[in-house]
Context: one part of a larger RNA
């Protein structure tokens, strides 16, 4: 993993509601006592209640406060309880299991391992050659020098022996730390045997929080002990009824609580009080305007003051301006914290109307306090986020179907069961794959449909609007494009075409600029504006508009139509038809809660039955107990197989097996149901 047994809301005493019984202004006994007896008698102590007020003394339908007879407070009129049991919650006890890290208290440990302390006892074999020693030399005598001996040393090379520096392999290992190959010390603060010593609030510690029996920032036993656990995790049969909430206040409070809010169950009554739309009658300052205030603000008129200049002897005090400029004024804009104005919603109140049925209050039980998306109105952020945060609706959560390819929150629609029946919603109707290869009339040429922007572009379709045209336009070809002249200046040159300058002028013409552009050192060449002809019907600009184009480069595989494949099977407008859901419709069945009938458990009728947390109700099984009434060797119980019945849990029969006990019915009492708990045994 699997299969199997076990495995979690109990019990005791109080409280409080509800429910049955008994008595009832009363109810009730406890321990004992007696008895065969856990029956049944006795047993009235005591407790609850029927009266409350006040701290109390105390008074008492009143009392307390108080100087009161006042006023208030708390009571009485508004009048039932109390024993038993059952059940729901809930308090004290482990209190629904299961689980800490830790606390403390007794003891147990130094055969590992740390330091210590006794007493052994190990350390091949080689180098090196300090002190001192003796000779010799030296010296006034030393001092020093050589040579010999000598044999020190946390020396030195390297085995035993100890350790652990790299590495490689092992990593369900051969080993819960090791083995290969290298590597370090190896006479020393070496290594090592026995024996002892130090103990957990402690030791020991060449100091790493390092060690104290594979586990150490406080060993390990066993106890207090089922320690706490606002955490997590798991709590076992069906069926109906109704069904939330992820706000708010307060909280050493924020993943906990309590109170209200919202759910459910009884109960209660009424001028039905609720909702919803229209009417009707209110407050209001927000979208939007708007500048009358308060601030923001562009320009412009006018100007006082300031500053520049200039007159003037310091000066007084005048002129005068490309400055600056307050107020005032016109035009013109702005604002959550501006407001001369101002809605649409919504909000409140209605004794009016119409349509619903709720709603309040008292009582018992919850459960929610992590919200999530989508729309829209704001705040924060960057008018960023599947981002936060607030209001308003939906949906999700607690919602199953259809659609969207898959896709809690989107769009359609809210599943009582049952049918091989209809008809419709979103979306859809070539093929996968149900339904139009459907009708009409357009664009689209990009595979746009079927991802994007600022810019860009004779793309194409539609509309306006203004030009030139048969007195011939636009484009094309054919010819012309001259003259004074090379204009003047500059310049090295400047001749239409490096630059400057000009009333850039006049002339000859059909027309021809003191010259659009290429060209030359500078001419020259080329060519354009103009013209003329050939040619024969359109030809330019310039808005708005519809689909298109480019702008466009990402990473596993074509991959931005679900796929095939489409020029419709793409967009747009309009039409007709058909498909499509658990919507609705149709038959039959079950049930729930109201009404009405009665034959009192049934019918009719009318709303209804998704559903998590949670309330509420009916049942099904297991064990054992009482009564009753049964089966069973002609085989029970249990296995086991089968096409049976019931709306579930579930109940029955027959046939093998099996070999001795076991069902049924009203009643009753629970160790009373198993898939989860890294759940426990046990087996494969």
């Nucleotide at each position: 993993a699997c299969c199997g047994g076990c495995g979690a809301g109990u019990u005791a005493c109080g409280u409080u509601a509800u429910g049955a019984u008994g008595c009832a202004a009363g109810g009730u006994u406890a321990a004992g006592u007696u008895g065969a007896a856990g029956a049944g008698a006795c047993g009235g102590a005591g407790c609850c209640g029927a009266a409350g007020c006040g701290a109390a003394a105390g008074c008492g339908a009143g009392u307390c406060u108080g100087a009161a007879u006042a006023g208030g407070g708390c009571g009485a009129a508004u009048a039932a309880g109390u024993a038993u049991c059952a059940u729901g919650a809930u308090g004290u006890a482990g209190a629904c299991c299961c689980g800490a890290a830790a606390c403390c208290a007794a003891g147990u440990g130094a055969c590992c391992u740390a330091u210590c302390c006794a007493u052994g006892u190990c350390c091949a074999g080689g180098u090196u050659g300090a002190a001192g020693a003796u000779g010799c030399a030296g010296u006034a005598a030393a001092a020093u020098g050589c040579a010999u001996u000598g044999g020190a040393g946390g020396a030195c090379c390297g085995a035993a022996c100890c350790c652990a520096c790299g590495u490689a392999c092992g990593u369900u290992g051969a080993a819960a730390a090791g083995u290969g190959c290298g590597g370090g010390g190896a006479u020393g603060a070496g290594g090592u045997g026995u024996g002892g010593a130090u103990a957990g609030c402690g030791g020991u510690g060449a100091a790493a929080u390092u060690c104290c029996a594979a586990a150490c920032g406080a060993a390990c036993u066993u106890g207090g002990a089922g320690a706490u656990a606002g955490c997590u995790g798991g709590u076992u049969c069906u069926c109906u009824c109704c069904g939330a909430a992820a706000u708010a206040g307060c909280u050493u409070u924020a993943g906990g609580g309590c109170u209200a809010g919202c759910c459910u169950u009884g109960g209660a009554g009424u001028a039905a009080a609720g909702g919803a739309u229209c009417g009707u009658g209110g407050a209001g300052g927000u979208a939007g305007a708007g500048c009358a205030c308060u601030g923001u603000u562009u320009g412009g008129a006018c100007u006082a003051g300031g500053g520049g200049c200039c007159c003037g002897u310091c000066a007084a005090g005048g002129g005068u301006u490309a400055c600056u400029g307050a107020a005032u004024u016109c035009a013109g804009a702005u604002a959550a914290a501006c407001u001369c104005c101002g809605a649409a919603u919504g909000c409140c109140a209605u004794u009016g109307a119409u349509c619903u049925a709720u709603a309040u209050c008292c009582a018992g039980g919850a459960g929610u306090c992590a919200g999530a998306c989508u729309a829209u109105g704001a705040g924060u952020g960057a008018u960023a986020a599947g981002a936060u945060c607030c209001g308003u609706a939906g949906u999700c959560g607690a919602a199953a179907g259809g659609g969207a390819a898959a896709c809690a929150g989107c769009c359609c629609a809210g599943a009582u069961c049952a049918c091989c029946a209809g008809u419709u919603a979103a979306g859809g109707u070539c093929c996968c794959a149900a339904a139009a290869u459907u009708u009409a009339u357009g664009c689209u040429a990009a595979g746009u449909g079927g991802a994007a922007a600022a810019g860009g572009a004779u793309g194409u379709g539609g509309c306006a609007u203004u030009g030139c045209g048969u007195a011939g336009a636009c484009a094309a070809c054919u010819a012309g494009g001259a003259u004074g002249u090379u204009g003047g200046c500059u310049u090295a040159g400047a001749a239409g075409c490096a630059g400057c300058c000009a009333u850039u002028c006049a002339u000859u013409u059909a027309a021809a600029g003191a010259g659009u552009g290429c060209g030359u050192a500078a001419u020259a060449g080329c060519u354009c504006a103009c013209u003329a002809g050939u040619c024969g019907a359109g030809u330019g600009a310039c808005g708005c508009u519809g689909c298109g184009c480019c702008g466009a480069a990402a990473a596993u595989g074509u991959a931005c139509c679900g796929g095939g494949g489409c020029u419709a099977a793409g967009c747009a407008u309009a039409a007709u038809a058909c498909c499509g859901a658990a919507a609705c419709u149709g038959u039959g069945g079950a049930u729930g809660u109201g009404u009405u009938a009665u034959u009192u458990a049934u019918a009719a009728c009318a709303c209804g039955u998704g559903g998590u947390a949670g309330g509420a109700g009916a049942g099904c099984g297991u064990u054992c107990u009482a009564a009753g009434g049964g089966c069973g060797a002609a085989g029970a119980a249990g296995g086991u197989a089968g096409a049976u019945c019931g709306u579930a849990a579930g109940g029955a029969c027959u046939g093998c097996u099996g070999g001795a006990g076991c069902g049924c019915u009203u009643a009753g009492a629970a160790g009373u149901g198993a898939g989860a708990a890294u759940g426990c045994c046990g087996g494969u």